[in-house]
This record gives sequence, C1' cells and structure tokens, in this order.
RNA sequence: UCCGCUGGUCAGGUGAUCGCUGGCGAAUUUUUUUCGCGAGAGGAAAGUCCGGGCUUCGCAGGGCAGGGUGGUCGGUAACGCCGACCGGUCGAGAGAUCAGGGACAGUGCCACAGAAAGCAAACCGCCGAACGGAGCGAUACGUCGCUUGCGUGGCAAGGGUGAAACGGUGAGGUAAGAGCUCACCAGCGCCGUUGGUGACUUCGGCGGCUUGGUAAACCCCACCCGAAGCAAGGCCAAACAGAAAGCAGUGGCGGCCCGCCGCGUUAUGACUUUCGGGUAGGCUGCUUGAGCGUGUCAGCAAUGGCUCGCCUAGAUAAAUGAUCAUCCACGACAAAACCCGGCUUACCGACCAGCACUUUUU
Repeated sequence: UCCGCUGGUCAGGUGAUCGCUGGCGAAUUUUUUUCGCGAGAGGAAAGUCCGGGCUUCGCAGGGCAGGGUGGUCGGUAACGCCGACCGGUCGAGAGAUCAGGGACAGUGCCACAGAAAGCAAACCGCCGAACGGAGCGAUACGUCGCUUGCGUGGCAAGGGUGAAACGGUGAGGUAAGAGCUCACCAGCGCCGUUGGUGACUUCGGCGGCUUGGUAAACCCCACCCGAAGCAAGGCCAAACAGAAAGCAGUGGCGGCCCGCCGCGUUAUGACUUUCGGGUAGGCUGCUUGAGCGUGUCAGCAAUGGCUCGCCUAGAUAAAUGAUCAUCCACGACAAAACCCGGCUUACCGACCAGCACUUUUU
C1' cells in the first nucleotide's frame, strides 16, 4: 500500500424567537394565574422472544401432566445471555459457525432410482464344490469317468442405481468368493497411561468388533420451571336517580354508664340513617437504580472489589415541538409509559483501536 477480520465511539452543530411537560423559588386570595431559574427520549425507546426485581393470589413434602434447556469450566440477581477453553465444520489467514447428551432401550421415516434403504436381498455377473437331469464313453452290470450349466445350488469380487449400499489397499486362500486368514491403514469398544479442575487429550496394549442416516421425529437420560401482571397492588373518596328502615329521637366523644357537644323535636319532611359504591374521580405505585462516570486493584476474559464524583424525562389523551438565520460531511432507522439484564430486528454515514494476508521500500 491492496484487500479483509474483530471490537468500540458518535448519531448534524451553533444562535435567536415563540410554545409544551415536570421541579424549585417568588408574587397573588386557597383553587388559579403570572414571573424567574433550571431539567426534558434511544442505540435500538422497537419486536415483546428469554431472564430477573416489584405486586397480588397460591404453596408441608413428593409425584403426574405440560413447557424449556443440553460440550466443559467460569461470570451473573437470573437467563435460552456473556467469557474462556474443548470438539466438529468452513476459510490461505486474522477469524466465523454449531439445537454440541443418547441411534447395540424401543418405535417410526429414508422421495426417485435400485435386486436390496436395515437385515436381509441378487438384475447383469462369477462358480461348477455338493445333489438331480441330459449326452458320450467304459464296465466285473453294482457302478465309474468325462462333457453340459438345464433344475436345485454356492458367491457378493466386478458392473449398474442412489445423497447414502454393510471398512480400505495388498497377499494368502477358494470351484468361485468373502475379515475366511494375515500385514498395514482407518474407525469402534475395552484396559492401562501422559497432561488438564473439566470437556478432552498423549502414548501403548488387547478384541476381526466393522454396527447406514435421521432425536428443532416420537422417545430415553440429566437439569430447570407455581399462576397472573403496573389495566399488578395500596390509600382517599363523591353526586343524581332509585330502594329500605326510623317517627322522637339520633349522631359524636375508641366498648358501657354519666356527662358534654351537634342535628331534630306538635315534624310524613327540600327530615335522619343505611344501601346505591369503595363506583366516578383523585393520590400513590413512579423513578436513587443489580444506576452513571473517573481512578485503581484482582482476573486471559466475561466480570468483580475499593476510592472519589454525579443525579440524568416521568406524561395520562399523553409534553420533548415550530419558525428563522448560519455552517458542513446535507443528516438513516426510529420515539419513553413500572423498572432493569439480554437476545433479535431496523439503520445515512463518520471516526478510533487491534489483528491477518499480498506486494514494495528501507
């Protein structure tokens, strides 16, 4: 320098004017209004897919059903998330990716083609060992020999089909063949062994053991999961219609008596009490939190400890906007609604750091 990989940061700036939602202060008469000061969306606020906090209900313990997760070790409040490592696959590499337990517990499925798709089977082919047939020859008339590949039969080496066909190469062996036997290679299992907390791995020995694939198919194994959600929940609490009871008493002073106070008392009422209704409405939950930033320590890292500093939306029909000026690289995806940790998806672009490879120069 070319072309890539990984991680991270930012998400138009500045000024003026007018508005909107909270907070604080002042004035005003409480409500209210006015003035001043200061604050006011995101990396995904989104999808609502996981995990937790919080709340109400449920719950002795265990099990069934249902759902989820699935290499190992660690991180975390927890996770299906994250980190490191192991193994498989891809890449020249930096790196990427994996739903990564079990297919000798059982069941199912494997299109088309093909003989055959799981335990056996044979289309072409190979064989003529065994039995039978046919033909020829010999005969001691009991049979024997040869030929044929016709029937029964032996084989799975070769061809052919397929995504996949029951280890590979060579030799021995045989009628022909075959792990049938042997050597080497590959795999699997068992035993021992090196390193590692572990997944796993190193080396050696033994066994012809050679067993198809599929579990985001049923299923088996191990582990995890109570349900519903801020319209959760808590507090304050009307009015109208209507209904019931009361008729001189009734309400309050924590239960009773006295006492005191209020309302009513020749009254059927514009009377009292209760229901209507814990409804309408209001307040709260609500934003100080597994919080953010700096430094430092531990750790490969995820992350954690300590120190110092900071306070950063809280609306309820729903605020965070509009106009103008100016600059540039001309501005993407998109906007809170109880709160956090993740994942996924969307996204104009700009910048930073580390690393790989190619070529060249010194």
A computed fold for a 362-nucleotide RNA from Mariniblastus fucicola, annotated as Bacterial RNase P class A. Its mean pLDDT, the model's own confidence on a scale to 100, is 75. The model forms 92% of the base pairs in the Rfam consensus. Taxonomically the source falls in Mariniblastus (Bacteria, Planctomycetota, Planctomycetia, Pirellulales). Rfam family: Bacterial RNase P class A. Rfam classes the family as a ribozyme.